[in-house]
RNA sequence: CCGAAUACCUCUGGAAAGCCGCAAGGCACCGACGGGGCAAGCCCAUCCGGGUGAAUCUCUCAGGUUGAAGGACAGGGGGCACACGU
Numbered sequence: 001c002c003g004a005a006u007a008c009c010u011c012u013g014g015a016a017a018g019c020c021g022c023a024a025g026g027c028a029c030c031g032a033c034g035g036g037g038c039a040a041g042c043c044c045a046u047c048c049g050g051g052u053g054a055a056u057c058u059c060u061c062a063g064g065u066u067g068a069a070g071g072a073c074a075g076g077g078g079g080c081a082c083a084c085g086u
Base pairs, nucleotide, nucleotide: 002085003084008078009077010076011075012074013073018027019026020025028065029064030063034061035059036058037057041052042051043050044049
């Protein structure tokens, strides 16, 4: 100098699950904000064990089960500091 991913901004798409009750509430359900848990492997120890260790798995704390909002993830546009490559 160039490339280009992530972070970041913006636009678009975006699932699941509900009934009863006047109400308070009751029972039930969903997993794709967030949060918790763990395997192989690796490290320590070399008896038992200990540490590290992911998710769209799992738990459903929170959240949600009309709409709105939100929404993991995906695509478009921008951006690209620091690192990395050259």
Model confidence (mean pLDDT): 78 of 100.
A computed fold for an 86-nucleotide RNA from an Anaerolineaceae bacterium, annotated as Glycine riboswitch aptamer.
The sequence was found by an Rfam model in a public genome assembly.
Rfam family: Glycine riboswitch aptamer. Its family is annotated with glycine biosynthetic process in the Gene Ontology.
Taxonomically the source falls in Anaerolineaceae (Bacteria, Bacillati, Anaerolineae, Anaerolineales).